[in-house]
This record gives sequence, C1' cells and structure tokens, in this order.
RNA sequence: UGCCCCGUAGCUUAACCGGCAGAGCGCCUGUCUCUGGAACAGGAGGUUGGAGGUUCGAGUCCUCCCGGGGCAGCCA
Repeated sequence: UGCCCCGUAGCUUAACCGGCAGAGCGCCUGUCUCUGGAACAGGAGGUUGGAGGUUCGAGUCCUCCCGGGGCAGCCA
C1' cells in the first nucleotide's frame, strides 16, 4: 500500500429476500430467607462505530472515514 472479514444494550451475540431492534449473562425492584446466595416474578438499559447516498421503508444495499482482526506486497 492492496484485498477480505468484523463493529448492534455494560459483556457475549441474534435479526431469512430491505418491512415492529430481540435473547442470554450482568444490573435494579419485589417474593422467599435471620442475612446473603439460589430460585421465581417484574423492570430499566440501544444515535445498530461515524458521515453521506439509494429507497415508501436501511442493522441489512452503495460511497467515504474511524477502530479491531486476517492475508498478500513494498523498503531496509
């Protein structure tokens, strides 16, 4: 320098052919318990990495940028 893959909740991640953004763990509250844990019930938490574009509609498609990983190459 080029090519490929990835970026979604605090963490790990799902979302088919573009059509209501979900789950597990964690966190908070309640029940239970002498207390805590476990169990059970409920709840909060998302600019979907950033900026633009296409579209009636974008997590998904296109362009550029940022970050992480991989492969190849260049100089020495």